[in-house]
RNA sequence: UAUUUAUACAGAAGAGUGGAGAGACAGGCUCUGUGAAACUCUGGCAACCUGGCGCAGGCCUUUGAGGCUCUACCAAGGUGCUAAUUCCUGUCCUGACAAGGAAAAUAUAAAUA
Numbered sequence: 001u002a003u004u005u006a007u008a009c010a011g012a013a014g015a016g017u018g019g020a021g022a023g024a025c026a027g028g029c030u031c032u033g034u035g036a037a038a039c040u041c042u043g044g045c046a047a048c049c050u051g052g053c054g055c056a057g058g059c060c061u062u063u064g065a066g067g068c069u070c071u072a073c074c075a076a077g078g079u080g081c082u083a084a085u086u087c088c089u090g091u092c093c094u095g096a097c098a099a100g101g102a103a104a105a106u107a108u109a110a111a112u113a
Stems, first nucleotide, its partner, number of pairs: 001113008013042005021031003025090004043082003048078002050075003057069005086105001091102004
């Protein structure tokens, strides 16, 4: 970087350096000198991978009994995240509007190349 799968209306901030931008893209709207981005430190959230335990269920061997897998539960090692639903919309469908649904795109994780 590409592909596949899953998730995206929940949750979680302080300090130091820094000095004008940030929220992917476009439009809107919002945040920002009461200090943006970025970097560092300390916290925190969550539970994708991971580890533990494994009642029930499933599978296997079996006289007994045991083995494997595993929802749930616990932990937090690898990531991730810590304004606003992925901030909203963007394409299609339904609808008089409001709105609803599906997709695309994006982000993250895991696997593969």

This is a predicted structure of a 113-nucleotide RNA (SAM riboswitch aptamer (S box leader)) from Nafulsella turpanensis ZLM-10.
Lineage of the source: Bacteria > Pseudomonadati > Cytophagales > Cesiribacteraceae > Nafulsella turpanensis.
It matches the Rfam family "SAM riboswitch aptamer (S box leader)". Rfam describes the family as follows. The SAM riboswitch is found upstream of a number of genes which code for proteins involved in methionine or cysteine biosynthesis in Gram-positive bacteria.
It was read from a public genome assembly, where an Rfam model found it.